RNA sequence: GCGCCAGUAGUCUAGCGGUAGGACACCACCUUGCCAAGGUGGUAACCCGAGUUCGAAUCUCGGCUGGCGCA
Numbered sequence: 001g002c003g004c005c006a007g008u009a010g011u012c013u014a015g016c017g018g019u020a021g022g023a024c025a026c027c028a029c030c031u032u033g034c035c036a037a038g039g040u041g042g043u044a045a046c047c048c049g050a051g052u053u054c055g056a057a058u059c060u061c062g063g064c065u066g067g068c069g070c071a
Stems, first nucleotide, its partner, number of pairs: 001070007010024004018054001026042005047063005
């Protein structure tokens, strides 16, 4: 330098054009004499920019970061 893959709450992960979901963690309450465990509820995320579309996490282009391969 070229090619491929990935980027979603603090962490891990689902999503394949139409409400962003789950687990752990965190907060509140219930339960208990206390802790743990358990139950209920809650806060919190689409890497950045542009394009296509009525509508983009999703498709296209560019960029950034990380990984793999080739040279």

The RNA shown here (transfer RNA) has 71 nucleotides and comes from a Nanobdellota archaeon.
The coordinates come from a structure-prediction model, not an experiment, and the mean pLDDT is 83.
It matches the Rfam family "tRNA". Rfam classes the family as a transfer RNA.